[in-house]
RNA sequence: GCGGCCGGUCAGGUGGCCGCUGGCGGCGGUUGCAGCCGGCCGCCAGAGGAAAGUCCGGGCUUCGCAGGGCAAGGUGCCGGCCAACGGCCGGCGGGGGCAACCCCAGGGAAAAGUGCCACAGAGAACAAUCUGCGCCCCUGCUCGCUGUGCGGGCCGCGGCGCGAGGGUGAAAACGUGCGGCAAGAGCGCACGGUCUGCGGCGGCGACGUCGCUUUCGGCAAACCCCACCUGAAGCAAGGUCAAAUAGCUGGCGCAGGCGCCGCGAGGCGCUCGGAGGGCGGCCCGCCCGAGUUGGUUGGUAGACCGCUAGAGCCGGCCAGCAAUGGUCGGCCCAGAGGAAUGGUCACCACCCGCUGGUCGGCGACGCUCGGCGGGAACAGAACCCGGCUUACGACCGACCGCCGCU
Numbered sequence: 001g002c003g004g005c006c007g008g009u010c011a012g013g014u015g016g017c018c019g020c021u022g023g024c025g026g027c028g029g030u031u032g033c034a035g036c037c038g039g040c041c042g043c044c045a046g047a048g049g050a051a052a053g054u055c056c057g058g059g060c061u062u063c064g065c066a067g068g069g070c071a072a073g074g075u076g077c078c079g080g081c082c083a084a085c086g087g088c089c090g091g092c093g094g095g096g097g098c099a100a101c102c103c104c105a106g107g108g109a110a111a112a113g114u115g116c117c118a119c120a121g122a123g124a125a126c127a128a129u130c131u132g133c134g135c136c137c138c139u140g141c142u143c144g145c146u147g148u149g150c151g152g153g154c155c156g157c158g159g160c161g162c163g164a165g166g167g168u169g170a171a172a173a174c175g176u177g178c179g180g181c182a183a184g185a186g187c188g189c190a191c192g193g194u195c196u197g198c199g200g201c202g203g204c205g206a207c208g209u210c211g212c213u214u215u216c217g218g219c220a221a222a223c224c225c226c227a228c229c230u231g232a233a234g235c236a237a238g239g240u241c242a243a244a245u246a247g248c249u250g251g252c253g254c255a256g257g258c259g260c261c262g263c264g265a266g267g268c269g270c271u272c273g274g275a276g277g278g279c280g281g282c283c284c285g286c287c288c289g290a291g292u293u294g295g296u297u298g299g300u301a302g303a304c305c306g307c308u309a310g311a312g313c314c315g316g317c318c319a320g321c322a323a324u325g326g327u328c329g330g331c332c333c334a335g336a337g338g339a340a341u342g343g344u345c346a347c348c349a350c351c352c353g354c355u356g357g358u359c360g361g362c363g364a365c366g367c368u369c370g371g372c373g374g375g376a377a378c379a380g381a382a383c384c385c386g387g388c389u390u391a392c393g394a395c396c397g398a399c400c401g402c403c404g405c406u
Stems, first nucleotide, its partner, number of pairs: 001402004006397005012348007020046008028037003048378001052389002055387005060234004072230005077091005092106001093104004107225002113223002115219003130166002132162005138156001140154006174192006193216001197212006238305004247296006256271006276288004312331008350375008359366002
């Protein structure tokens, strides 16, 4: 210098102007207090590392619940951590990489059953025969000879044996070597892998190691078997207050008189009244006038609570390899409800490209000071918290490999 691998930090800053949400204070409006105000002013605070996906776990809330079982779903090496978890840490085993390091739903397929193994290939599981290997019988051709028989070779048909070589495939009935055999094969042996059981030693344990023994396709994120776990729904949970309309009920009033119509219940007209209402506050006056006014059930619209002080944040120390726990000190850090946290300008800081100068170096290049141009990602809280996963910009550090120079 290039490439890789792991971890950490930040997520622009300051100021001006114009805005938004919340809290506090002041002024103003509503006659006063209280309350309210999308009226005004001042001060303070105002998204994230993932606020995201809503995948897992917990708090909280309502409902349900004697106990047991079935079903359904989930989890699956060991030890530890945690409120809990399918999370995290440290190990074990397996796999990948030269390495730093990374990945694994990692119980059971060799103790039971069912099922599957694409394409290719003869054959994908009670093995089989495409090319083959070996033996035997027969036919044909041919060669040799001690010559009409015997022996050898080749081609073809058939039968038997074989699972080694070739070929196919992700995978072909453990691997390599030697023996053995007509040819071969765990058929035998040695070493190695895998698996079962027993024993010795080490480890809390998963497991490791040694000896003996036994076995040999893969798939359970296929059914299934084994062990363990799980009540349901979610802040639109849930609670409080409570319009309008309707229901129930109380007060006051629609009275009374005369005339006409009708068999009648009753209707119409006139007159005198009439609770209540209107005419900007009151009285007079005028007008309207059959309803009006109070209580109450329920809880819709709406408002409020839940709502943010919490498994909280920052720093130090102690225990621990670590996850994490303990302790001390400091801090208060959004609470909207169609949903605020923004826009713009200037300067500074950061990154990239081009370019100029100085210094260092043989050089590639580096340091530093300038100029011009460009860039600045992913993304927006909605009850809260712990994780996981996914998206994404820049910088810093440790480690590993390779190359060059000294």

Description: The prediction has a mean pLDDT of 75. The RNA shown here (Bacterial RNase P class A) has 406 nucleotides and comes from a Deltaproteobacteria bacterium. It was read from a public genome assembly, where an Rfam model found it. Its Rfam family is "Bacterial RNase P class A". By type it is a ribozyme.